[in-house]
Context: one part of a larger RNA
């Protein structure tokens, strides 16, 4: 030095576990904000810091209701206190709520600086942004007026996950290149609204038979079409379902709203059955024997696996305030005559599955421009016949889309390199001028009983005894503890 066996170190795989995630279903909610939001800064405790809560009334104040023995949130303890004269805690309502932030008195490099006026008094309180609408008062050039100005009242502003409507609107890509085309009216930007939005009561389809608002799903059908007839794009009629609802424009009306009454559901919460002995063991829920309850044998905990130990579960009960729904009664407000610069046409575009095409239909930038039910539109150029409907006014639930969020339940979902990026003080540490990027990191034990005391050592680190414990080869780098890698002992070989 190699090999083998044994025994250690290092390391943190594996097994087991779960506080955290993921998904689905059902129900709810679908907004918050000038009465100052979302998001923050700074404070706030008897004691330094962080998290949580709260706001100079600052881990809290108050009223009512619930509840019934402990409590003063967590890391984490000590002190001092509170509490059956009912605390802590839970629910509902109210008060307080610094500063920044739409931020709104002016400014500003966010959490800061500086004001005016009024009221009160030496300590405070209130008002003062902009825009829009309405009203009133003023008021130029310029006579009447108008513009402008001032004041008051009311409203708006900002944030928020997706869904919805509208405006503007790419490129990569595909066409095996590329220009029409495609990607795609997608991404993105902007505006607006609601719990849904949009659409909606036929100037619709159909085909000589008829249907009867809109929306969504299945089918028709990858069909008819469209298309450098390339790549591709791609209906409708009809049929089957989901859901169904019609109204109004001067009157037995619709819509909005106020007051009173009725009504189901409904907060915290309450009651809630039934077991013992022996054995093993550190511990019984395990095993043995004998019982019991069950409208409750879902689930979780308890020193191992518990229907009957605990929390619960089935079932039953309970109500305040607020809000919402429906109905009834009484009142208030608001809404005006059937649709002309319209239909249609020319030019240029766009939407329709339809790329200008034979191109109907819809929208309109521009120029034009009818008829008036004895009328007008459509039936895919156009004409006739026939059929069908009545534009240029308004409203309308449900079926449909989505989930930042709440509650409950479930899972041939994950189990710490998985599952959210994040089970742990994570959008943290750290990186970047910035936009932005973005981790690692779970497990002693049933219970800290977390090793008093002694010894070696430097008043160390570390270790040896002793003690606790079922176990310390569970000692905090703490369950199990694989491999790589590094030692020691023994044997063999060189």
């Nucleotide at each position: 030095a190699g090999c083998a066996u044994c025994u250690g170190g290092u390391g943190g795989a594996u097994g087991c576990c779960u506080u955290g995630g993921c998904g689905u279903a059902u129900a709810g909610a679908g907004g918050c904000g000038a009465u100052g939001a979302a998001a923050g800064a700074c404070g706030u405790g008897g004691c330094a810091c962080u998290c949580u809560g709260c706001g100079a009334u600052a881990a809290g104040c108050u009223a009512c209701g619930g509840g019934g023995a402990g409590g003063u949130g967590a890391g984490a303890g000590c002190a001092a206190c509170c509490u059956u004269u009912g605390a802590u805690c839970c629910g509902u309502g109210g008060a307080u709520u610094u500063c920044u932030g739409a931020a709104u008195g002016g400014g500003g490099a966010g959490a800061c600086c500086c004001a005016a006026c009024c009221c009160u008094u030496u300590a405070g309180g209130g008002u003062u942004a902009u825009c829009g609408u309405u009203a009133u008062c003023u008021g130029a050039a310029u006579a009447c007026a108008u513009a402008g100005g001032a004041u008051a009242a009311c409203g708006a502003g900002g944030c928020a996950a997706a869904c919805c409507c509208g405006g503007c609107g790419a490129a990569c890509u595909g066409a095996a290149a590329c220009a029409u085309c495609u990607a795609a009216g997608u991404a993105g930007c902007c505006g607006g609204a609601g719990g849904a939005a949009a659409a909606g009561a036929c100037a619709u389809c159909a085909a000589c038979c008829g249907a009867g608002a809109u929306u969504c799903c299945g089918u028709u059908a990858g069909u008819a079409g469209u298309g450098g007839c390339g790549a591709g794009c791609g209906a409708a009629c009809g049929c089957g379902g989901a859901c169904c609802a019609g109204g109004c424009c001067a009157g037995u009306g619709g819509c909005c709203u106020u007051a009173g009454g009725a009504u189901a559901a409904g907060a915290a919460c309450c009651g809630g059955a039934a077991c013992a002995a022996g054995c093993u063991g550190g511990a019984a829920a395990g095993c043995u024997u004998g019982g019991c309850c069950a409208u409750a044998g879902u689930g979780g905990g308890u020193g191992a696996u518990a229907g009957c130990c605990c929390c619960g579960u089935a079932c039953g009960g309970g109500u305040a305030g607020a809000a919402a729904g429906u109905c009834c009664u009484a009142g208030g407000g608001u809404c005006c005559u059937c649709g002309a610069g319209u239909a249609g046409g020319g030019c240029g575009g766009a939407a329709c599955a339809c790329g200008u095409g034979a191109a109907a239909u819809u929208c309109u930038g521009u120029c034009u421009g009818a008829a008036u039910a004895u009328g007008g539109g459509g039936g895919g150029a156009c004409c006739a016949u026939c059929c069908u409907c009545c534009a240029a006014g308004c409203c309308u639930a449900a079926a449909u889309a989505c989930u930042c969020c709440u509650a409950u339940a479930c899972g041939a979902c994950c189990g710490a390199u998985a599952g959210u990026g994040a089970a742990c003080c994570a959008g943290u540490a750290c990186c970047g001028u910035g936009a932005g990027g973005g981790a690692a990191a779970g497990g002693u034990g049933a219970a800290a009983a977390g090793c008093a005391c002694c010894c070696c050592g430097a008043u160390g680190a570390g270790g040896g005894g002793a003690g606790u414990g079922a176990a310390a080869g569970a000692g905090a780098u703490c369950c199990u503890g694989a491999a790589a890698c590094c030692g020691g002992a023994u044997g063999c070989u060189u």